[in-house]
Context: one part of a larger RNA
RNA sequence: CUAGGCGUAAAGGGUAAGUAGGCGGAUUUAUAAGUCAGAUGUUAAAGGCAUGGGCUCAACCGAUGUAUUGCAUUUGAUACUGUAAAUCUAGAGUAAGGGAGAGGAAGGCAGAAUUCCUGGUGUAGCGGUGGAAUGCGCAGAUAUCAGGAAGAAUACCGAUGGCGCAGGCAGCCUUCUAGACCAUUACUGACGCUCAAUUACGAAGGUGUGGGUAUCGAACAGGAUUAGAUACCCUGGUAGUCCACACAGUAAACGAUAUGCACUAGGUGUUGGGGGAGAGAAUCUUUCAGUGCCGUAGUUAACGCGUUAAGUGCAUCGCCUGGGGAGUACGAUCGCAAGGUUUAAACUC
Repeated sequence: CUAGGCGUAAAGGGUAAGUAGGCGGAUUUAUAAGUCAGAUGUUAAAGGCAUGGGCUCAACCGAUGUAUUGCAUUUGAUACUGUAAAUCUAGAGUAAGGGAGAGGAAGGCAGAAUUCCUGGUGUAGCGGUGGAAUGCGCAGAUAUCAGGAAGAAUACCGAUGGCGCAGGCAGCCUUCUAGACCAUUACUGACGCUCAAUUACGAAGGUGUGGGUAUCGAACAGGAUUAGAUACCCUGGUAGUCCACACAGUAAACGAUAUGCACUAGGUGUUGGGGGAGAGAAUCUUUCAGUGCCGUAGUUAACGCGUUAAGUGCAUCGCCUGGGGAGUACGAUCGCAAGGUUUAAACUC
């Protein structure tokens, strides 16, 4: 470079915003850059090809023609693409009306439970395990009652449910705040889609400073087990787990499935709206937007997927190219560090 691919075989970037770039709705007019047609010039000779010729043939040689797919100039065509102008409303958006939601941030409050402290009752055990022991307890534990303190998490409702771009989000109340959805009009008039670079967000664990520390608990200590036991089990327990601010930037960050648009049988459940039938909150029907299951055509190596596609097409980005070496080395860059990002080769099978 070409080609084929990316759910599970190698391969979708963790997610979003978005610049350059790529791609882009309907109608009309102009233009003629791309595009198409004609003409002219050029496209060296040799070589190639075609025709016929010369060495007795052939190789070889010379002749004529053709090709030379291109470029330039010029004359036209105008469907498509581009450009310019004008118009439109089906894409996109804005305003007015609604109901839904663990969407986000801050503050306050609540009741269970746990641990600790104080006091009462009470006496010899408690705890733990496969069985034990370490441990706790006559300095009165465990159990039980009353009072108090602290921190963390919010049973039931709860769902195959909801919201969020992803990570994620759950007691209750208040304040601030973002988005989606539905219905009816009005308005703007292609304002759109995708997206290298860049920027923002990004679980857990980790780092820095300062708080906090009830529980659990890496490290560590002890007790067991065992041939050993730097483990699994038990008793303790520091970082951490929580808060504020800053850093870090990775995960099986998974639907292992990029985003947007269009098209292509149905059945059944469920969430949020709207319309219709109905006396009716029942029930039936229908239509948008989500979320599950089954399944037709089709597709797939198979498993499966199947209007939430892995079907049929289009636009754009990312990524893959045998296993190991290796997501390593070197270099560069970011970071306080840990480390992250980018990313080979020799060699070997």
Predicted 3D model of a 349-nucleotide part of an RNA (small-subunit ribosomal RNA, central domain) from a metagenome. The RNAcentral record of the full RNA draws on SILVA. Model confidence (mean pLDDT): 89 of 100.